[in-house]
Context: one part of a larger RNA
RNA sequence: CUGGGCGUAAAGAGUUCGUAGGCGGUCGCGUAAGUCUGACGUGAAAUCUCCGACGCUUAACGUGGAGAGGUCGUUGGAUACUGCGUGACUUGAGUAUGGAAGAGGCUAGCGGAAUUCCUGGUGUAGCGGUGGAAUGUGUAGAUAUCAGGAAGAACAUCAGUGGCGAAGGCGGCUAGCUGGGCCAUUACUGACGCUGAGGAACGAAAGCGUGGGGAGCAAACGGGAUUAGAUACCCCGGUAGUCCACGCCGUAAACGGUGCAUGCUAGGUGUAGGGGGGUAUCGACCCCCCCUGUGCCGACGUUAACACAUUAAGCAUGCCGCCUGGGGAGUACGGCCGCAAGGUUGAAACUC
Numbered sequence: 001c002u003g004g005g006c007g008u009a010a011a012g013a014g015u016u017c018g019u020a021g022g023c024g025g026u027c028g029c030g031u032a033a034g035u036c037u038g039a040c041g042u043g044a045a046a047u048c049u050c051c052g053a054c055g056c057u058u059a060a061c062g063u064g065g066a067g068a069g070g071u072c073g074u075u076g077g078a079u080a081c082u083g084c085g086u087g088a089c090u091u092g093a094g095u096a097u098g099g100a101a102g103a104g105g106c107u108a109g110c111g112g113a114a115u116u117c118c119u120g121g122u123g124u125a126g127c128g129g130u131g132g133a134a135u136g137u138g139u140a141g142a143u144a145u146c147a148g149g150a151a152g153a154a155c156a157u158c159a160g161u162g163g164c165g166a167a168g169g170c171g172g173c174u175a176g177c178u179g180g181g182c183c184a185u186u187a188c189u190g191a192c193g194c195u196g197a198g199g200a201a202c203g204a205a206a207g208c209g210u211g212g213g214g215a216g217c218a219a220a221c222g223g224g225a226u227u228a229g230a231u232a233c234c235c236c237g238g239u240a241g242u243c244c245a246c247g248c249c250g251u252a253a254a255c256g257g258u259g260c261a262u263g264c265u266a267g268g269u270g271u272a273g274g275g276g277g278g279u280a281u282c283g284a285c286c287c288c289c290c291c292u293g294u295g296c297c298g299a300c301g302u303u304a305a306c307a308c309a310u311u312a313a314g315c316a317u318g319c320c321g322c323c324u325g326g327g328g329a330g331u332a333c334g335g336c337c338g339c340a341a342g343g344u345u346g347a348a349a350c351u352c
Base pairs, nucleotide, nucleotide: 003324004323005322006321007306008305012320014202015201016200017199021195022194023193025089026088027087028086029085030084031083033082034081035078036077037076038075039074040073041072042070048067049066050065051064052063054062055061092192093189094188095187096186097184098183099182104178105177106176107175108174109173110172111155115151116150117149118148119147120146121145122144126137127136163170164169207248208247209246210245211244212243216242217241221237222236223235224234259319260318261317262316263315264314267297268296269295270294271293272292273291274290275289276288277287278286301308302307325352326351327350334345335344336343337342
């Protein structure tokens, strides 16, 4: 390069926005760049193919003839498709109006339970902890119990293969600010679209910087056990950290191990939001249908199998990312980024 692939064998970038680029709905008209076609020109020789009662004893070789060989040029024509220009359309996309749902985000305030600590009351000999113990704690009055106070962190029940968000993620209550999706009705714009190399933004936990905070928990660390040992598992303590503000880091089994968008292809059964209808009713309940989301089961089909199966891993199209035997190695070197930790890009020798 041509292929074949990417749920679990190597392989979907953590996620989104978006530049270039690639790709792009329906109906006309024009153009004729791509596309198709005729003619003419050219495509040296050698080479290649075919032909020869050809020339060397044959063949190779040589020689004569014909043909082939091109993203080629000029010119004439065709107009289905693509492109370009122009006009129109409404199904794609978007806007408006009216609704309903939600742990979506940010900020401020508030609440109760629990925990620890402090003060006081009652009360007395243990408490705590374990497989059993010990370290620990307690007559300087603990544990238990009652009352009061302080602090920090997290929000039991509700809670649900429930909801929301692009992903990371989001859960007490109230208020303010704010993003997105869904349903319904008509109306409006008129292809405004899809994807997206670079790029930008977001991005759990841990970690880093400065300043706060620190109840509980708890790397490191100390002690007690266990054990042959025990730098562990168990127990008693305990500092960073966990929390807040601002700034970095940019990773993860960042997982559905499944890129995004669009169309098509049996059903059944739950559940969440919205809408419509029916019987009936005071009404609710109940039943049916549609859209959107989220589960389970399952036909066709797919798959190496497991399994997937209208939320596809089925049938197709567009665009991006990635893979190409194991180890060496996500290492070295260099570049870029970072305060650092390190991240990102990413080999080779050698070896099986």